Predicted 3D model of a 265-nucleotide part of an RNA (large-subunit ribosomal RNA, domain VI) from an Endomicrobiia bacterium. The organism belongs to Endomicrobiia, within Bacteria.
Context: one part of a larger RNA
RNA sequence: CGCAGGAGACUUGAGGGGAGUCGCUCUUAGUACGAGAGGACCAGAGCGAACACACCGCUGGUGUACCGGCUGUUAAGCCGUUAGCAGCGCCGGGUAGCCAUGUGUGGAUGUAAUAACCGCUGAAAGCAUCUAAGCGGGAAGUACACCCCAAGAUAAGGUCUCCCACCGCUAACUGCGGGUAAGGUCCCGGAAAGACUAUCCGGUAAAUAGGCCGGAGCUGGAAGCUCAGUAAUGGGUGCAGGUGACCGGUACUAAUCGACCGAGG
Numbered sequence: 001c002g003c004a005g006g007a008g009a010c011u012u013g014a015g016g017g018g019a020g021u022c023g024c025u026c027u028u029a030g031u032a033c034g035a036g037a038g039g040a041c042c043a044g045a046g047c048g049a050a051c052a053c054a055c056c057g058c059u060g061g062u063g064u065a066c067c068g069g070c071u072g073u074u075a076a077g078c079c080g081u082u083a084g085c086a087g088c089g090c091c092g093g094g095u096a097g098c099c100a101u102g103u104g105u106g107g108a109u110g111u112a113a114u115a116a117c118c119g120c121u122g123a124a125a126g127c128a129u130c131u132a133a134g135c136g137g138g139a140a141g142u143a144c145a146c147c148c149c150a151a152g153a154u155a156a157g158g159u160c161u162c163c164c165a166c167c168g169c170u171a172a173c174u175g176c177g178g179g180u181a182a183g184g185u186c187c188c189g190g191a192a193a194g195a196c197u198a199u200c201c202g203g204u205a206a207a208u209a210g211g212c213c214g215g216a217g218c219u220g221g222a223a224g225c226u227c228a229g230u231a232a233u234g235g236g237u238g239c240a241g242g243u244g245a246c247c248g249g250u251a252c253u254a255a256u257c258g259a260c261c262g263a264g265g
Stems, first nucleotide, its partner, number of pairs: 001152001005163007015149004021049007033038001051106005059100004066093005071086006110144003117137004166178004183261004187203005208254003211250005217243003224237005
């Protein structure tokens, strides 16, 4: 921009893409078959491998500053306690998120037309012949069925709901301009989204983010004081103190005030 008014939702599916795998064990059955050795079809049950998608409750990884420990050095006058630097200084753990080695799920099933192939009936050709007329069976393959995208599918689809049709110019118009409606955008707070954009949520009639409060989870027992010990150190106060992303609550801070776009044969 189009989809012959303008919007907001929900959809149909032309078409396209994805998936499509394999093994083992058991039962049938030591049956059919076979002198024996051996050993099935068909049918059924179970367990897996690799692959794919999703997820983070479990097991783990990461987690650059969440907690603790440790060293050197500099500084806060000193001790204690802290802070800076040293690859996050090093080391031990670790929330959210992300992730796999973790977890869940999937390949199924059915229908249709077929391939090779196997047939029925059957002439040409008194026989024979699956084929010439006619009629069946038959694949991990094909189409549908399963999952995803999808009306720019310009053949531009469908359903529901909302808004109404004001003013000026023009000879007139489906033209031009203006103000509006439903609605939308800008703007702002953001995240289940994200390079930007887009998407989604929220904007005071508000829990959107931050802060604060409570909780979860993590760390692992703070500082100070006190007690024991000559001291190193240990105990008590006290599952302490601290705590990014998680779950809630709470208008304290910030989403103020506003502007613009936007309809007729």